This is a predicted structure of a 72-nucleotide RNA (transfer RNA) from a Flavobacteriaceae bacterium. It matches the Rfam family "tRNA". Its mean pLDDT, the model's own confidence on a scale to 100, is 83. The sequence is in RNAcentral, with records from ENA.
RNA sequence: GCUCCAGUGGCACAGGGGUAGCGCACUUCCAUGGUAAGGAAGGGGUCGCCGGUUCAAAUCCGGCCUGGAGCU
Numbered sequence: 001g002c003u004c005c006a007g008u009g010g011c012a013c014a015g016g017g018g019u020a021g022c023g024c025a026c027u028u029c030c031a032u033g034g035u036a037a038g039g040a041a042g043g044g045g046u047c048g049c050c051g052g053u054u055c056a057a058a059u060c061c062g063g064c065c066u067g068g069a070g071c072u
Stems, first nucleotide, its partner, number of pairs: 001071007010024002013021001018055001026042005048064005
């Protein structure tokens, strides 16, 4: 330098056009003699950035950034 893959709550990931979700973690409460285990409720992400397409984009297209793999 070229090719491919990935980037979504604090963390690991799902969702591949119709207004984003699961698990763990976190907060409050219950429960317990007590607790890191158990039960209930709740908060938190404008989806790496900038443009384009579309009535509508996390999703499709282009560029850039970051990480990983391969080729030379």